This is a predicted structure of a 78-nucleotide RNA (c-di-GMP-I riboswitch aptamer) from Sulfurovum sp.
Its Rfam family is "c-di-GMP-I riboswitch aptamer". About the family: GEMM was predicted in a large-scale screen for bacterial structured RNA regulatory elements.
It was read from a public genome assembly, where an Rfam model found it.
NCBI's taxonomy places the organism under Bacteria, Pseudomonadati, Epsilonproteobacteria, Campylobacterales, Sulfurovum.

RNA sequence: AGAAUAUUAGGCCAAACCUACUGUGAAGUGGGGACGGAAAGCCUCAGGUCUUCGAGAGAAGAUAGCUGGGUUGCAUCC
Numbered sequence: 001a002g003a004a005u006a007u008u009a010g011g012c013c014a015a016a017c018c019u020a021c022u023g024u025g026a027a028g029u030g031g032g033g034a035c036g037g038a039a040a041g042c043c044u045c046a047g048g049u050c051u052u053c054g055a056g057a058g059a060a061g062a063u064a065g066c067u068g069g070g071u072u073g074c075a076u077c078c
Stems, first nucleotide, its partner, number of pairs: 002078001004076002012037002017032006035065001041071003045068003048063006
């Protein structure tokens, strides 16, 4: 420097649920809590799902822990 993800995880993140706050809502944030995770770090670019508004066409949003993609990085190994 390039390739791979079978094994390892000191350290890291934290689903459901409970709780406080914010939001019309999907949801988000703090605390508790661990189902899981090797990008469950970051980016809504494509699709999916969900919410609100709308008669509809559609518009505005949520989700990166739904999938693909982009980007940076850890461990192990060749």